A computed fold for a 475-nucleotide part of an RNA from an uncultured bacterium, annotated as small-subunit ribosomal RNA, 3' major domain. The full RNA is in RNAcentral, with records from ENA, Greengenes and SILVA. The coordinates come from a structure-prediction model, not an experiment, and the mean pLDDT is 86.
[in-house]
Context: one part of a larger RNA
RNA sequence: UGACGGGGGCCCGCACAAGCGGUGGAGGAUGUGGUUCAAUUCGACGCAACGCGAAGAACCUUACCUGGGUUUGACAUGUACCGGAAGUCAGCUGAAAUGCUGGCGUCCUUCGGGAUCGGUACACAGGUGCUGCAUGGCUGUCGUCAGCUCGUGUCGUGAGAUGUUGGGUUAAGUCCCGCAACGAGCGCAACCCUCACCCUCUGUUGCCAUCGGUUCGGCCGGGCACUCGGAGGGAACUGCCCCGGACAACGGGGAGGAAGGUGGGGAUGACGUCAAGUCCUCAUGGCCUUUAUAUCCAGGGCAACACACGUCCUACAAUGGCCGGUACAAAGGGCUGCAAACCCGCGAGGGGGAGCCAAUCCCAGAAAACCGGUCUCAGUUCGGAUUGGAGUCUGCAACUCGACUCCAUGAAGUCGGAAUCGCUAGUAAUCGCGCAUCAGCAUGGCGCGGUGAAUACGUUCCCGGGCCUUGUACA
Numbered sequence: 001u002g003a004c005g006g007g008g009g010c011c012c013g014c015a016c017a018a019g020c021g022g023u024g025g026a027g028g029a030u031g032u033g034g035u036u037c038a039a040u041u042c043g044a045c046g047c048a049a050c051g052c053g054a055a056g057a058a059c060c061u062u063a064c065c066u067g068g069g070u071u072u073g074a075c076a077u078g079u080a081c082c083g084g085a086a087g088u089c090a091g092c093u094g095a096a097a098u099g100c101u102g103g104c105g106u107c108c109u110u111c112g113g114g115a116u117c118g119g120u121a122c123a124c125a126g127g128u129g130c131u132g133c134a135u136g137g138c139u140g141u142c143g144u145c146a147g148c149u150c151g152u153g154u155c156g157u158g159a160g161a162u163g164u165u166g167g168g169u170u171a172a173g174u175c176c177c178g179c180a181a182c183g184a185g186c187g188c189a190a191c192c193c194u195c196a197c198c199c200u201c202u203g204u205u206g207c208c209a210u211c212g213g214u215u216c217g218g219c220c221g222g223g224c225a226c227u228c229g230g231a232g233g234g235a236a237c238u239g240c241c242c243c244g245g246a247c248a249a250c251g252g253g254g255a256g257g258a259a260g261g262u263g264g265g266g267a268u269g270a271c272g273u274c275a276a277g278u279c280c281u282c283a284u285g286g287c288c289u290u291u292a293u294a295u296c297c298a299g300g301g302c303a304a305c306a307c308a309c310g311u312c313c314u315a316c317a318a319u320g321g322c323c324g325g326u327a328c329a330a331a332g333g334g335c336u337g338c339a340a341a342c343c344c345g346c347g348a349g350g351g352g353g354a355g356c357c358a359a360u361c362c363c364a365g366a367a368a369a370c371c372g373g374u375c376u377c378a379g380u381u382c383g384g385a386u387u388g389g390a391g392u393c394u395g396c397a398a399c400u401c402g403a404c405u406c407c408a409u410g411a412a413g414u415c416g417g418a419a420u421c422g423c424u425a426g427u428a429a430u431c432g433c434g435c436a437u438c439a440g441c442a443u444g445g446c447g448c449g450g451u452g453a454a455u456a457c458g459u460u461c462c463c464g465g466g467c468c469u470u471g472u473a474c475a
Base pairs, nucleotide, nucleotide: 001475002474003472004471005470007469008468009467010466011465012464013463015459016458019423020422021421022420023419026314027313028312029311030310031309032308033307034305035304042053043052064300065299066298067297068296069295070294073124077123078122079121080120081119082118083117087104088103089102090101091100092099107114108113126289127288129287130286131285135283136282137278138277139276140274142272147186148185149184150183151182152181153162154161155160166177167176168175192266193265194264195263197234198233199232200231201230202229203228206224211221212220213219237260240254241253242252243251244250316416320375321374322373323372324371325370332363333362334361337356338355342351343350344349382413387408388407389406390405391404392403393402429451430450431449432448433447434446435445
């Protein structure tokens, strides 16, 4: 100087407390451990591994296993020689890869050759093989915590200190005051995006607001007033008033205002820590392998199942289930795409093909809610697992191993031990919608809106963190 203390002081954070809803019990989905297996490819392991890499394993992917093939190689560059193209079609073999046979079949040329391709030989290729404790890059975490440092000066023999401590204050090393310090840098804040209010400009969206027509639908004429879309600007600064305070910084209250005191949300992550993670994104040193640890193909596996754990979904019902009727979104996506009307089917879906490169058409019925009816507390008209049958769609192909539909079947489950998680407001809870990946496959991920709470006395305690101080035989 740090680190540590079941030392002290001060202060924060859904850290506790106060509340609301969960997990832990059930069934299922998914990941992991374990076990099994020819293989169940590999990585990730407290927080910070475990719906994680995987934003999509039937083949492919695929790295694993079994079997069948190839060896200048599936891929790159170059040299020498040879050849005619390469290739495509058909037949045979085979599980395919491949092999064999036959047909068709070049371009430029100064005729030397060249381009391209195939074969042979040689340099070399290849490796998701090892080492993340050789590395770059990228990332997680402490933590959006308020810290981390430097120049000069001063003090100290020196390590170092001071500044950065102190009194207030703040979300903040934020600001004020003081001070052997005076300044500065990276962080904080602001500048950026978005939401909330207003104005201007612009109207193939919107409106009967106003006028007319109407087969009643902004449908038509017509109009940009409003809504809205886009662009630009304004508005919030403790600016104003009162009180407190060192007359400061600032704090409490009030006015005006769409909005206050960083307005809500996002992007933004200091010096560093964990030899944290990744050699399987990529790049790369070293090592290893080159008729194999490379490469092609078929089938299998990654999906196994006595168990154990994590993360979720659906429930156990009446604030509910079922039936009928009737409303109200936002944000997205659409050309080897989204697909309307209409017809067929109980349905998944099929036929059909208008329209739309989309504020114009489509996906697209939002659902919870509301109104009416029914069920009457029961393993039930709760719950939907499991299983049987019949189908639909995608795809070369759904046996291993897809999703969905219909009929039948109806399991466990009556609110969950010890323990444990999230959340402070348009939040939790609850309800549906969209997108990426994607032929198909979503209870996961990322977004969007609808309905919409309760509680916070307080900082004694648990956890994490910041500053000062104290002890130390630790570094």